[in-house]
RNA sequence: AGUCUGUAAAGCCAAACUUACCGCAAGGUAAGGGCAGAAAGUCGCGGAUCCUGAGUGGAUUCGUUCCAGGAAAGCCGGACUGCCGAG
Numbered sequence: 001a002g003u004c005u006g007u008a009a010a011g012c013c014a015a016a017c018u019u020a021c022c023g024c025a026a027g028g029u030a031a032g033g034g035c036a037g038a039a040a041g042u043c044g045c046g047g048a049u050c051c052u053g054a055g056u057g058g059a060u061u062c063g064u065u066c067c068a069g070g071a072a073a074g075c076c077g078g079a080c081u082g083c084c085g086a087g
Stems, first nucleotide, its partner, number of pairs: 004087001006084001012037001017032006035074001041080003045077003049071004057067003
């Protein structure tokens, strides 16, 4: 240095739930919390999923579906990058 491995250690991250705030909503942010994670780091590129209020996203045969806008990276793929160093 490379490969494999992950109860070697250090560090990282933080599900459900609770509180506050933001949003119509899906959901997000912060604090607590800790189920997990060796890419649970980054990117909505493909599929799947979820949401769209106020008279109300548009079309529609009113069944839903398609389109548009949004959410989600801890659903599955894909792209890019990367920590430790016991064995």